Transfer RNA from a Candidatus Falkowiibacteriota bacterium, 71 nucleotides, folded computationally. Lineage of the source: Bacteria > Bacteria candidate phyla > Candidatus Falkowiibacteriota. The RNAcentral record of the sequence draws on ENA. Rfam family: tRNA. Rfam classes the family as a transfer RNA.

RNA sequence: CGGGGUAUAGUAUAACGGUAGUACGCGCGCUUCGGGAGCGCGUAACCCCGGUUCAAUUCCGGGUACCCCGA
Numbered sequence: 001c002g003g004g005g006u007a008u009a010g011u012a013u014a015a016c017g018g019u020a021g022u023a024c025g026c027g028c029g030c031u032u033c034g035g036g037a038g039c040g041c042g043u044a045a046c047c048c049c050g051g052u053u054c055a056a057u058u059c060c061g062g063g064u065a066c067c068c069c070g071a
Stems, first nucleotide, its partner, number of pairs: 001070007010024004018054001025043006047063005
């Protein structure tokens, strides 16, 4: 320098263009002599800037970061 891939709660991961879900974590409660485990409730996220669309995490363009291949 060229090509490809990935980017979503604190962490790990889903999501036909139509309410962003699950698990762990965290908070509260139940249970226990206490802790843990278990159960219930809650908490928190779409990498950035544009475009298309009635509607974008999703499609398109350009960036940024990381990974892989080639030179």